[in-house]
RNA sequence: CUAUAACUUUGCCACCCCCGUUGUGAAGCGGGCUCGGAAAGCCACGGAUCUUGAAUUUAACUUAAGAUAGCCGGGCUGCCUCU
Numbered sequence: 001c002u003a004u005a006a007c008u009u010u011g012c013c014a015c016c017c018c019c020g021u022u023g024u025g026a027a028g029c030g031g032g033c034u035c036g037g038a039a040a041g042c043c044a045c046g047g048a049u050c051u052u053g054a055a056u057u058u059a060a061c062u063u064a065a066g067a068u069a070g071c072c073g074g075g076c077u078g079c080c081u082c083u
Base pairs, nucleotide, nucleotide: 012037013036017032018031019030020029021028022027035070041076042075043074045073046072047071048068049067050066051065052064053063054062
């Protein structure tokens, strides 16, 4: 290099729950576990849901500040090659 046979690999993340911890809270972080994910990698830009405060005050609505990227959309980046 050619032929034959075999063949989508190596891996990655971690729902819920439990323990610890931070926060008024939604929730976040660490460890265990593993429901699932082909972007379940990153980003609060738009929507949505949730939390707290204010006004009103039964609530709802409005407004301010937050949370959720494993709610949806969007932006950026990454891995593989049976066909």
Molecule: c-di-GMP-I riboswitch aptamer
Organism: Methylobacter psychrophilus